Context: one part of a larger RNA
């Protein structure tokens, strides 16, 4: 170290539990709000942070009821109270109810600020201050007042009344997408959906026919069922999709306009006594009348038309009154009576009584019976009781009888709802009905028409009906609409006005229920959750339950600083100890049985020695026991481990094919994917059957259920035809023919299953599209208002002077001057190069270097522009770390022909990778191939015989072509001749023809083998086949053999055909090796035989015989090469001496000729003869400058037997180079072989075959039983035969999980769950036993499913690995001592050292929000440590008339009225808001631990109030005086650059003051150290800057003006006068001040309070300060308003000066602030506006070193 076992830790699965959810049923209820809502902020408690409750009357107040003993919430504790005089608590009513919010006095950054506001009150001497009420806007009504403008109106003011805002879903309306589907897409679809907006209510909408219908009729609307996926519609695609009729729920009908009458107002008209005043009569009156318009009252409301008017008829109580007057009639009105109706519509509404119900409650039977176990009884056993109550919950385990309750009864002062009734109100009587006449009325820019659209199921269609944008434009019953174009007839109904309950939708509450969940589930949320946290924002959005019956929550002791632990104690249990039930796994320990330190690896499996052990097995023995059985011993057999050996490359996915170095997974645990609804179709099963069946709805009951009613409707029972129609037939047709479709065949309704369609439809996954919102705190551009830019250099224009010229223009020079998208260079802005960084210090930085740096520049604050968009010196750049179109939410589960994943077992069968078509090629459809069922029955297949057709292989050249040689030859070319015609010739070319030999996929005179078709017989049921129906999968194939194409007769290439294998196939062989060879694995066996291939060893098995090979050939390869070697054949030479060696010769003409400088055999050219010879070349090679020389050919000698060539053939050799030794036999190794060839005989060798045993399936047979009339079927037994590889896929049978019904049953004497185990089953799985655990389970049977996970870069959690590794965040730096403490590199103090010092110091704005100070602490945070902290706990700290804000206005925002717009809303006047600007009164010093221009001290200032003194004025008109606009005028009031001069602060120097004088060479000075600071008052007004003064007139300044403007006049032209004016000086005064004294305290060092207190003067230099935006220059021409001054309008009786006194509100104020406190996830090398910013050197804010001050960067 490995495996096993035991025991712990970690962790939080599992089981059990449930306070919380989810779904449904029934009932009830349904708006809230200016009387201030919804929703919030802040407060309220004795101690009080949170939640809940409440509101300054604040954990509560009053009252009426209930209730009856305790109470002061969750929530303990301390302290203190309340309560039988009735508390707490529950219910009804009332009171109070801060601030925000419609928010409403005005404003505003919600929870804040604010008013010369109005009325009333408190308080003060007065102002200031405080309290209560009122003061918003709009609509409507009324009133008042009242412009231009005469009446009038707008406007304005007042009064009354209403609105405003909110609400989950539901409802109506105005607008209105896209993803998607159509396999693309545009009409279409999605869908009038999502979304936005407006409006309403408890419901909304609709609604009493200008409706349907069809020749019959119905009779408002709404909703359900059905009609019906029908009729239709539709790129007639995808899809969309009615209506009537029928069955039900619920029922309810009315009011107006008009005609006509009356009254009244206005207008018009009108006679002159009349048309009038109801009629008659008498009188009287008379702008009475008539016409029109408006208002009111009556009347009237309909379609067999109605009404009005007139006439006639019938019917109907009483009394009283009225009309100009009297009488009569008629008419009208009132009252009584009678009748009717009503509180939701129909006109309009209320009150009382009673009943019921609700909002608190009350009563309510029967065991605390016995006993056992237990910590505990409700459990077991035994014995009782109640029950109109055996629902449920609780109680120490499971309770009818213990508790709360339950069944059943009872109950309300107050409020609410419903019902009844009475009062009350209204109507009729006043009218109703019938008939006739008349033709007055019956809803107008309407109907209708045209065009353009929309909506109707209906897409323009033949398109009716409905709505309307534009244009045209009727009628009144003899009229008008509709009946799906239109017309006629017929039928039906009356539009252009209005109201209307119920049945319906939704959801809150109460009660109940669940084959719903049970903490990764169920809501996001069981818990203080829309919380923590993230984001600028819209928005997004978690995790997290359990001690115990009871806290009895561990007194006390011990170890330890603590944390924690050990004892003791509690408890049934503490391994139940608050990190708490159970407590799995990963992971981390401890102990130990076996093994392991020279051997390697898919980690296993099989065999196996050793060691340790012995059980849920078997056998035997023994003991006990009646037995069952128990105990014990041994063996068998096992368990653990394992030396050694054989074999052996994980899983999944995807693929032709994966150990693959192709995908996915760190590991473990939990979660995680074919569901549901409807419609079809097939099948199984059940009911009924020529029938079957109900839907909505209703009823009953013992009520989540059961039963019944309901026949509307649907399917079937008849078909054919386009239809009329006919009908067992019908259609076609002239037809009776023929043909098509039918007639034969039972359906239907449930339930289960397979599959399909529509729905998200198996799960996860886009990039995107659209809608509505949120964002310009980043960034782009713009607007407004502010700020900053060290220093140095260059030297434009202009002006001046001089010169040139007669003079100018002009030119030149000098001086002055100070321009510039000028130059150098810091801050600042940028980002060139390089290095580093790259799991960073940093999600863009650092170091060095570099660009711009007075400008088209940089920057702060406030604001604007928004996604179909903005902005853009333009890159598709930027718009919050996102940009070829932001972000958030929604449509939404978009779609995904694509990728991934898809969970238990066994049994049977088992593919495809092809064809056709396809915007198709990685997808589909049909066919092919698979499976299941039904039916048919030898149909299939094989062999043989017979009969067929064919045009391939081959072959051939007869055709078509190609092609070689020869012959022959027409033609052509060349040459020659010719005047021409033409002729001749030719080693040129050459058709055709002939001969010979050839070639062909698209040649064939020929032509197989196979294959295929038909048929007969035979063989065999081994194998199949056919038809119909249900379900698939497959359409990427791979290699090998053969035959072809393409390619290069390349490819592990590509493409066909055919066969095989793999795919989907294991086993043996080929070393290893899907596709090759052998062979098809049901399981077991320590049996046998073989195949391929093998038999020396690894490694099972071999020998013999004959040859070959020498190359390790074997054990890679070609052309080509070679005296390798074996065999065969042929041809030469050779005893007349071959071949080889050795010895010798190898000559002469001649150096042949030519050439050449030379050329002699041998550079080259030509020729290559002759002679002597045994032989010898005018020379084969070497060599020389050329010769020479040496060989060779050739010849002789010597030697003495073979020698040479050529061809064929077996086996070898060379040719032969690759990258880490051998690496091209698997290795060792092999040579008459262990290589190769031949022959023979054995053996080995597989999951093949045989043998034995077993399992399952199929077939046949037999037997038994059951069913059946039989045929036959089913179960079981036995026998025989056959089968059982398997991916996609089909079929079958089972296991397990959760829940439910029924039955049975276990459990505190211990359920589930967890741990262990050698048992059982073919598998999924199932028991038993022991331990743990401490309350629920199991079995049988049937049912229902959120029903099974090693995989989805899955989700969530836990835990590993790398690893004690990287890192610990600027290389400015530490060292020592002392202290504290349990503990110190890190805390405190001291000393020494180092760093910054235009900062790393100081003050601020923003932002942060207590981080500040003190005391205490140390778990966590702090990159180490920690006694320390920006951490934790507690307490404390922020003091203002004069610092900032509250006053003013800019950009911009908002916006009364107003204008515009489908809605929402947009724009905008006045006004208001809005600083980054304007205005505006305080300085110095001191002081707590923490504050100071705020407190204190001193000295000032501003506004107001009062008193005193003085002055002026008024009480009376004017004048005069004072105040004085929201009005007039002035002022405020403005750029950039340059700039002389003055000049403080600061600094330096000198001087002055004080102090020390030291142990040393010098030193009493020209030395050293420190200090030498500053406010106010009064006087002085310098440098300098600016300005004229007075009077009169006046028609302009929207009224007025004495003001301004304009005009005129007078004075003055300055050293005057007025205003401003930094600083300085003088005097007075205060503070500070080195140091000294002092001495609390302290062990000491040291040292708080307090006291005294010197000098405090002069010089130098200065861009930033002052003068002052003053001056100069320039062009780009440079805010507004208020304060302030003044003028009037107007107002008033007071006002001014001095002195004294008083008043003076709200908010901010701590601390950090170049950073550890802000923005960057961090105690982060980044970013962050303004002010001060010293010394030496230096031009400087550069740079270097330093001061003050701050730090040494938290290993």
């Nucleotide at each position: 170290g490995g495996c096993g076992u035991a025991u712990g830790g970690u962790g939080g699965a599992u089981g059990c539990c449930u306070u919380g959810g989810c779904a449904g049923a029934a009932g009830u209820u349904g708006c809230c709000u200016a009387g201030g809502a919804a929703g919030g902020g802040c407060g309220u408690g004795g101690c009080a942070a949170g939640c809940g409750a409440c509101g300054a009357a604040a954990c509560g107040c009053c009252u009426c009821g209930g209730g009856g003993a305790g109470c002061c919430g969750c929530a303990a504790g301390c302290a203190g109270g309340c309560u039988u005089u009735g508390a707490u608590c529950c219910g009804g009513g009332g009171g109070u109810g801060c601030c925000c919010g419609a928010a409403u006095u005005g404003g505003g950054a919600a929870a804040c600020c604010u008013g010369c506001g109005c009325c009333g009150g408190a308080g003060u001497g007065a102002u200031g201050u405080c309290c209560g009420g009122c003061c918003a806007c709009c609509g409507c009504g009324g009133a008042g007042c009242c412009a231009a403008u005469a009446c009038a109106u707008a406007a304005c003011u007042c009064c009354g009344u209403g609105g405003a805002g909110g609400g989950a879903a539901c409802c109506g309306a105005g607008g209105g997408a896209a993803g998607u589907g159509a396999a693309a897409c545009a009409u279409c679809u999605c869908a009038g959906u999502a979304c936005c907006u407006c409006g309403a209510g408890g419901a909304a909408a609709a609604g009493a026919a200008a409706u349907c219908a069809a020749a019959c009729g119905a009779g408002a609307u709404u909703c359900c069922c059905u009609g019906a996926g029908u009729a239709g519609u539709g790129g007639c695609g995808a899809g969309c999709g009615a209506a009537a009729a029928g069955g039900g729920a619920a029922u309810a009908g009315c009011c107006u306009a008009a005609a006509c009458c009356g009254u009244u107002u206005c207008c018009a008209u009108g006679u002159g006594a009349u048309a009038g005043u109801c009629c008659g009569u008498u009188g009287a009156c008379g702008u009475u009348g008539u016409g029109g318009a408006g208002a009111c009252g009556g009347g009237g409301u309909c379609g067999a038309g109605g009404g009005u008017g007139c006439c006639g008829g019938c019917u109907u109580g009483g009394c009283g009154g009225a009309g100009c007057a009297g009488c009569g009639g008629a008419u009208c009105c009132g009252c009584c009576g009678a009748g009717g109706a009503g509180u939701u519509a129909c006109c309009a509404a209320c009150c009382g009584u009673c009943c019921u119900u609700c909002u608190a409650g009350c009563c309510g039977a029967a065991u605390u019976c016995g006993u056992c176990u237990u910590g505990a009884a409700a459990g077991g056993c035994g014995a009782g009781c109640c029950g109109u109550a055996g629902a449920c919950g609780g109680u120490g385990a499971c309770a009818g009888c213990c508790c709360g309750g339950u069944a059943g009864g009872c109950g309300a002062a107050a409020g609410a709802a419903g019902g009844a009734u009475g009062g009350c109100u209204c109507c009729u009587u006043g009218g109703g009905c019938c008939g006739g006449c008349u033709a007055c009325c019956c809803g107008a820019g309407u109907a209708c028409c045209a065009c353009g659209g929309g909506a109707c199921a209906c897409g323009u269609g033949a398109a009716a009906c409905c709505c309307u944008g534009u244009g045209g434009g009727a009628a009144u019953c003899u009229g008008g609409g509709a009946g799906g174009a239109c017309c006629a007839c017929c039928u039906u109904c009356c539009a252009a006005g209005g109201c209307u309950a119920a049945a319906u939708a939704c959801a809150a509450c109460u009660u109940c229920u669940g084959a719903c969940c049970g903490a990764u589930a169920g809501u996001g949320a069981a818990c203080c959750a829309g919380u923590a946290c993230c984001g600028u924002g819209a928005g997004g959005g978690a995790a997290a339950g359990g001690u115990g019956a009871a806290a009895a929550g561990u007194a006390c002791c011990c170890c330890g600083g603590g944390a924690g632990g050990g004892g003791a104690g509690u408890g049934a249990a503490a391994u139940a100890g608050u990190a708490c039930c159970u407590g799995a796994a990963a992971c981390c320990g401890u102990a130990u049985g076996c093994c392991u330190a020279c051997g390697a690896g898919c980690g296993g499996u099989c065999g196996g020695a050793g060691c340790a052990c012995u059980a849920u097995g078997u056998u035997u023995g023994g003991a006990c026991g009646c037995a069952a059985g128990u105990c014990u011993a041994a063996a068998c057999a096992g368990u653990g481990u394992c030396a050694c050996g054989g074999c052996g490359u994980g899983c999944c996915u995807u693929u032709u094919g994966u150990a693959u170095a192709a995908u996915g997974a760190a590991c473990c645990g939990g979660c995680g994917a074919g569901u549901u609804a409807c419609u079809g179709u097939c099948u199984g099963u059940g009911g009924c059957a020529a029938g079957g069946u109900u839907a909505a709805u209703c009823c009953c009951c013992u009520a989540u259920g059961g039963g019944g009613a309901g026949g509307a409707g649907c399917c079937g029972u008849a078909g054919c035809g386009a239809a009329a129609g006919c009908g067992a037939g019908u259609c076609u047709u002239a037809a009776u023919a023929g043909g098509g479709c039918g007639a034969c065949c039972a359906g239907u309704c449930g339930c289960g299953g397979g599959c399909a369609g529509u729905a998200g439809a198996c799960c996860c996954g886009a990039a995107g599209c659209c809608a509505g919102g949120u964002g310009a705190c980043c960034u782009a551009c713009c607007c407004a208002u502010g700020g900053a830019c060290a220093g140095g250099g260059u030297g434009a224009a202009a002006c001046c002077u001089c010169g040139a010229u007669a003079a100018u223009a002009u030119c030149g020079a000098g001086a002055u001057g100070g321009a510039g998208g000028c130059c150098c260079g810091a801050a600042c802005c940028g980002g060139u190069g390089u290095c580093g960084g790259u799991u960073g210090a940093a999600g863009a930085c650092g170091g060095c270097u570099c660009g711009g740096a007075u400008g088209a520049g940089c920057u702060g604050u406030g604001g604007g522009u928004a996604g179909a968009g903005g902005u853009g010196a333009a890159a598709u750049g930027c718009c919050a770390a996102u940009c070829g179109u932001a972000c958030c939410u929604g449509g939404g589960g978009a779609u995904a022909g694509c990728u991934g994943g898809u969970u238990c077992u066994c049994c049977c069968c088992g593919a495809a990778a092809u064809a056709g078509c396809u915007u198709u090629a990685g997808g589909g459809c049909u066919a092919g191939c698979c499976u299941c069922g039904a039916u048919c029955g030898g149909u299939c297949a094989g062999u043989u015989g017979c009969g067929g057709g064919g045009g391939u292989a081959g072959a051939g050249c007869a055709c078509u072509g190609g092609a070689u040689g020869g012959g022959c030859u027409a033609g052509g070319g060349g040459c020659g001749c010719u005047a021409a015609c033409g002729c001749g010739u030719u080693a040129c070319u050459g058709a055709a023809c002939c001969c010979a030999a050839c070639c062909a996929a698209a040649c064939u005179c020929c032509g197989a083998a196979u294959a295929c078709c038909g048929u007969a017989a035979c063989u065999u049921c081994g194998c199949a086949g056919a038809u119909c129906g249900g379900g698939a999968g497959u359409c990427a194939g791979a290699c090998g053999g053969u035959g072809g194409g393409g390619g290069a007769u390349a490819a592990g290439c590509u493409u066909c055909a055919u066969c095989g294998u793999c795919a989907a196939g294991a086993g043996g062989g080929a070393a290893a090796c899907a596709g090759c060879c052998c062979a098809g694995a049901c399981c077991g066996c320590c049996g046998g035989c073989u195949a391929a291939g093998g038999u020396c060893c690894c490694c099972a098995a071999a020998g013999c015989a004959g040859g070959c090979u020498a190359a390790g050939u074997g054990g890679u390869a070609a052309a080509g090469g070679a005296g390798g070697u074996g065999g065969c054949a042929c041809c030469g030479c050779c005893a007349a001496a071959a071949c080889a060696g050795c010895c010798a010769g190898g000559a002469g003409g001649u150096u042949g000729g030519c050439u050449u400088a030379g050329a002699a055999g041998c550079a080259g050219c030509c020729a290559u003869c002759c002679u002597u010879u045994a032989a010898a070349c005018a020379a084969c090679g070497a060599g020389u400058a050329a010769c020479a020389u040496c060989g060779g050919a050739c010849u002789g000698g010597u030697c003495g037997a073979g020698u040479g060539g050529c061809g064929c053939u077996g086996c070898g050799c060379c040719g032969a180079a690759a990258a880490u030794u051998c690496a091209a036999c698997g290795g060792g190794g092999c040579u008459c072989a262990a290589g190769c060839c031949u022959g023979c005989u054995a053996c080995c060798g597989a999951a093949g075959c045989c043998g034995c045993g077993g399992a399952c399936c199929c077939g046949c047979c037999u037997u038994c039983g059951c069913c059946g009339a039989a045929a036959g079927g089913c179960u079981a037994u036995g026998g025989c035969g056959g089968g059982u590889g398997g991916u996609a896929g089909g079929g079958g049978a089972g296991c397990g999980u959760u829940c439910c019904g029924c039955g049975c049953u276990g459990a505190g004497c211990g359920a589930a769950g967890g741990g262990a185990u050698a048992c059982c089953g073919u598998a999924a799985g199932g028991a038993g036993u022991c331990c743990u655990g401490g309350a629920c389970g199991g079995c049988g049977u049937g049912g229902a499913a959120g029903u099974g996970a090693u995989g989805a870069u899955g989700c969530c959690g836990g835990u590993a690995u790398a690893a004690g590794u990287a890192g610990c965040g600027a290389a400015a730096a530490a060292g020592a001592g002392a202290g504290u403490g349990a503990g110190a590199a890190u805390c405190u103090c001291u000393c020494u050292g180092g760093c910054c010092g235009a900062a790393a110091g100081u003050u601020u704005a923003a932002g942060g929000u207590u981080u500040c100070c003190u005391g205490g602490g140390g778990a966590a945070g702090g990159u180490u440590c920690g006694u320390c902290c920006g951490c934790c706990c507690a307490g404390g700290c922020u003091u203002a008339g004069c610092c900032g804000g509250g006053c003013c206005u800019a950009a911009g925002g908002u916006g009364a009225g107003g204008c515009c717009g489908a809605a929402a809303g947009g724009c905008g006047u006045a006004g208001c808001c809005g600083a980054u600007g304007g205005a505006c009164a305080g300085a110095c010093g001191g002081u707590c631990g923490a504050a100071a221009u705020u407190c204190c001290g001193u000295c000032g200032c501003c506004a107001g109030u009062g008193a005193g003194a003085g002055a002026u004025g008024c009480c009376a008109a004017a004048g005069a005086c004072a105040c004085g606009a929201a009005g007039g005028g002035g002022u405020g009031a403005c750029g950039c650059c340059g700039u002389a001069g003055g000049g403080a602060u600061u600094g330096c120097c000198a001087g002055c003051g004080c102090a020390g004088g030291g142990u040393u060479g010098g030193a009493a000075g020209u030395g050293u150290g420190c200090g030498u600071u500053u406010g106010g008052g009064c006087u002085u007004g310098c440098a300098g800057a600016g300005g004229g003064g007075c009077g009169g007139a006046u028609a302009g300044g929207u009224a007025a003006a004495u003001c301004c403007g304009u005009c005129c006049g007078c004075c003055a032209u300055a050293u005057a006068c007025c205003u401003c004016g930094a600083g300085g000086a003088g005097c007075c005064u205060g503070a500070c001040g080195a140091g000294g004294c002092g001495g609390a305290g302290g062990a000491g060092a040291c040292g708080a309070a307090g006291c005294c207190g010197a000098a405090g003067u002069g010089g130098c230099g200065u861009u930033a300060c002052c003068g002052a935006c003053g001056c100069g220059g320039c062009c780009a021409a440079g805010a507004a308003a208020a304060a302030c001054c003044u003028c009037u309008a107007g107002u008033g009786a007071a006002u001014c000066u001095c002195u004294c006194a008083c008043u003076g509100c709200c908010c901010g104020u701590a601390c950090c602030g170049u950073a550890a406190a802000c923005c960057g996830a961090c105690a982060c090398a980044g970013g962050u506006g303004a002010a001060c910013g010293a010394g030496c050197a230096g031009a400087g804010a550069a740079u270097g070193c330093u001061a003050a001050g701050g730090c040494c960067c938290g290993c």
Molecule: large-subunit ribosomal RNA, half A
Organism: marine sediment metagenome